[in-house]
Context: one part of a larger RNA
C1' cells in the first nucleotide's frame, strides 16, 4: 500500500442540513461511451521467464522463443452501466381525516417549602455530632400564631412512561411554531441514499456586558478528626447556579454500537393508532409505528448480541495500525481570555 477491523482490546465524527463527489426502483426504444470477442498497427534494445549453446563448473556472455499483461485502430456483439427520449408504482413526497406527546419559543399565573422583615405568645436554651466545639440566644433566640417581602424549583401524578436529531425536556393556562404516527389511496412520478469540505445546533463549567440573589454552594475563614489534615464531619461564607443578550464548542456528548435499504423462528410486557369478534364497558383476535425482556438460527477471543443485531448481504461517509514520549511540541487556524481544532519527531521499552 495490501490485507484486517471498529460494543469492550487501538479505533464510529456530540448531533444535524446540506453543495461537489459516490451509489441508485420497474418496463419500452436507441446510441454504442464503458463492457466483451475477432483482425490490424504498435508495444525500442538490455532485463525478468523458457529452451538452447559458450568460457573445465558458476557468476557471466551468445543464440531463439515466450512475454511486454499496454496504447491506437478497425469489424462486429448490446447482458450490464452509461448518454438521450417515453412510460409506470412498489421507493421519495404532496393531499383529506383522526391521534398521542416534559418537542420549541414568548407571554401570563398558582401553591407548598425555605430565608428575611414586622408584630404576638412565650422562656432558656437552641443548633449540630461518632462526640464535640466554633456559631445563634436574656438587646428574648428555638418553638409558636398573624401579616409581608424575595428568588429558585415544580412534591403527588410518575412509569426500563412519552418527545425530541443530538445536547436535552415536567406545575397551569393562552398565542406562535417544529416533528412524528395511523386510516383513505386523491396527487406528482425516481424527485432517492449517503455526504470531503461548508454551514448550523450543542450539557456542565468558563468569560464579557447589565440585572438578579431565597436557598445551595467552589475559593476563603474557623470548629473538629488526626501524627499532621491545605480533606472527609461541622458552623459560615464569594464568585457561581438564575435573567437578558454576546462569546466558549468541549463531556464516559455512551446504546461506548455512523447513516440508509433489504432478507432471517418464536415468546411476552408496555405506549399510540387502525380494523374485526364477542356484542354497552371489560375481553379476545389480527395489523401498523415506538419502546422494553427473554430466546432459535447464526455471529462472537469471551461476555453477550439477537427483526430496536454484534445475523445474512448492498451502497456511502468518518476512523484505526504496539505501549511511553502525546492528544503534547511546532507551525496554521479559531476564541476577550480560559482554551479549542488540527498535528508530529527524537528518544525509549
Nucleotide at each position: 500500500c495490501u490485507g484486517g477491523g471498529c460494543g469492550u482490546a487501538a479505533a464510529g465524527c456530540g448531533c444535524g442540513c446540506g453543495c461537489a463527489g459516490g451509489c441508485g426502483g420497474a418496463c419500452u426504444u436507441u446510441c454504442a461511451a464503458g463492457u466483451c470477442a475477432g483482425g490490424g498497427g504498435u508495444g525500442a534494445a538490455a532485463u525478468c521467464c523458457c529452451g538452447a549453446g559458450g568460457c573445465u563448473c558458476a557468476a557471466c556472455c551468445u543464440c531463439g522463443g515466450a512475454a511486454c499483461u499496454g496504447c491506437c485502430u478497425u469489424u462486429g456483439a448490446u447482458a450490464c452501466u452509461g448518454c438521450a427520449a417515453g412510460u409506470c408504482u412498489u421507493g421519495a413526497g404532496u393531499c383529506c381525516g383522526a391521534g398521542a406527546g416534559a418537542g420549541g419559543u414568548g407571554a401570563g399565573u398558582g401553591g407548598a417549602a425555605u430565608u428575611c422583615c414586622u408584630a404576638g405568645u412565650g422562656u432558656a436554651g437552641a443548633g449540630g455530632u461518632g462526640a464535640a466545639a466554633u456559631u445563634c440566644g436574656u438587646a428574648g433566640a428555638u418553638a409558636u400564631u398573624a401579616g409581608g417581602a424575595a428568588g429558585a424549583a415544580c412534591a403527588c401524578c410518575a412509569g426500563u412512561g412519552g418527545c425530541g436529531a443530538a445536547g436535552g425536556c415536567g406545575g397551569c393556562u393562552c398565542a406562535c411554531u417544529g416533528g412524528c404516527u395511523c386510516g383513505g389511496u386523491a396527487c406528482u412520478g425516481a424527485c432517492g441514499c449517503u455526504g470531503a469540505g461548508g454551514c448550523g445546533c450543542g450539557a456542565a463549567a468558563g468569560c464579557g456586558u447589565g440585572g438578579g440573589g431565597a436557598g445551595c454552594a467552589a475559593a476563603c475563614a474557623g470548629g473538629a478528626u488526626u501524627a499532621g489534615a491545605u480533606a472527609c464531619c461541622c458552623u459560615g461564607g464569594u464568585a457561581g447556579u438564575c435573567c437578558a443578550c454576546g462569546c466558549c464548542g468541549u463531556a464516559a456528548a455512551c446504546g461506548a454500537u455512523g447513516a440508509g435499504a433489504a432478507c432471517u423462528a418464536g415468546a411476552u410486557g408496555u405506549c399510540g393508532g387502525g380494523a374485526g369478534a364477542a356484542a354497552u364497558u371489560g375481553u379476545c383476535u389480527c395489523u401498523c409505528g415506538g419502546u422494553g425482556u427473554c430466546g432459535c438460527a447464526g455471529c462472537u477471543a469471551a461476555c453477550g448480541c439477537g427483526u430496536u443485531a454484534a445475523g445474512u448481504u448492498c451502497u456511502c461517509c468518518g476512523c484505526c495500525u504496539g505501549g511511553g514520549g502525546a492528544g503534547u511540541a511546532c507551525g496554521c487556524c479559531g476564541g476577550c481570555a480560559a482554551c479549542g481544532g488540527u498535528a508530529a519527531a527524537a528518544c525509549u521499552c